[in-house]
c-di-GMP-I riboswitch aptamer from a Desulfobacteraceae bacterium, 85 nucleotides, folded computationally. Taxonomically the source falls in Desulfobacteraceae (Bacteria, Pseudomonadati, Thermodesulfobacteriota, Desulfobacteria).
Order: sequence, then structure tokens, then C1' cells
RNA sequence: AGAUCGAAAGGGCAAAUCCGUUGAAAGGCGGGGACGCAAAGCCACGGGUCUAAAGCUGAAAAGCUAUGACAGCCGGGUUGCCGAA
Repeated sequence: AGAUCGAAAGGGCAAAUCCGUUGAAAGGCGGGGACGCAAAGCCACGGGUCUAAAGCUGAAAAGCUAUGACAGCCGGGUUGCCGAA
């Protein structure tokens, strides 16, 4: 100095869930809260999952559909703190 590695230290994030708020919903955001996380920072590019307002079909019930979401589902891309073995 590097890493596909992860000891220590300092710090970081925050699942379930509760309150508020927003949204048709899934979900998002703020506050509390910590199950966990070395990219649990960022990007919907591939797969996957969730939702179905509008639209289409239908006599109805309902079905289909992303232009809506999920980065803490798996890959991929990109940026990045510390430095023991």
C1' cells in the first nucleotide's frame, strides 16, 4: 500500500412494534423502540415479492394489469470509515 479479510476503538444505521402524518393500497416520512447490519450508504439494471387507484374483462362476485412500491429477498452497478491477525 492492497484485499474477495473482520479483531479493536470511535462513531453509524435501525427489524418487529407503538404514536403521529401521508397514500386508493402496498408503502413512505417524523418521533419512540432495538431484532439485527461492515456497506442495513446510494441506484429498480436482471430476477423475485407486495399493492391494484386508473384501465380492460365480467350480470355480479371477481380476474388481469405498474405507470405505484420493496435496496433489511438474491444478483449486478457505484461510492465509502477504521486496520489487529